[in-house]
RNA sequence: ACGCUUGGGCUGCCGAAUCCGCUGCCGAGCGGAACGGGGGACCCGACAUUGUGGGGUGAAUUCCCGCCACGGCGGGAUAGGUGACUUUCUCCACCGAACCCGGCAGCUAACCCCGUAGGCGUGAGAGAGGCGGCCG
Numbered sequence: 001a002c003g004c005u006u007g008g009g010c011u012g013c014c015g016a017a018u019c020c021g022c023u024g025c026c027g028a029g030c031g032g033a034a035c036g037g038g039g040g041a042c043c044c045g046a047c048a049u050u051g052u053g054g055g056g057u058g059a060a061u062u063c064c065c066g067c068c069a070c071g072g073c074g075g076g077a078u079a080g081g082u083g084a085c086u087u088u089c090u091c092c093a094c095c096g097a098a099c100c101c102g103g104c105a106g107c108u109a110a111c112c113c114c115g116u117a118g119g120c121g122u123g124a125g126a127g128a129g130g131c132g133g134c135c136g
Stems, first nucleotide, its partner, number of pairs: 011121004018033006034116006044106001053104001054101004062077006080095004085129007
């Protein structure tokens, strides 16, 4: 000097998943704000449900092909979604899961309940808007 590994700090991305206070201890517990979600009247909506259950969070829905030990597996496409201030256009890259409720839920004021995880490192061009820094 370079490479690898580990830890910390700062700054960002997906996501609701952040901040504050108190206690206690160096684990955490409780509470609040904020953000997010569910249940829940009149009115409105729906004739559903039981048959093939139904429903929720989420972008993650639907179709086709092949294999299969019939539990699923692999591939292709797709509704939809992500790409670093916002937005329009074009191109490019990627995701297109998983879990939960438990026979039960349309909307829904009051009211009631729940969550605040986890995983990551940044595409390009043109236009418009905004913000910040530096200099004068």
Molecule: c-di-AMP riboswitch aptamer (ydaO/yuaA leader)
Organism: bacterium HR29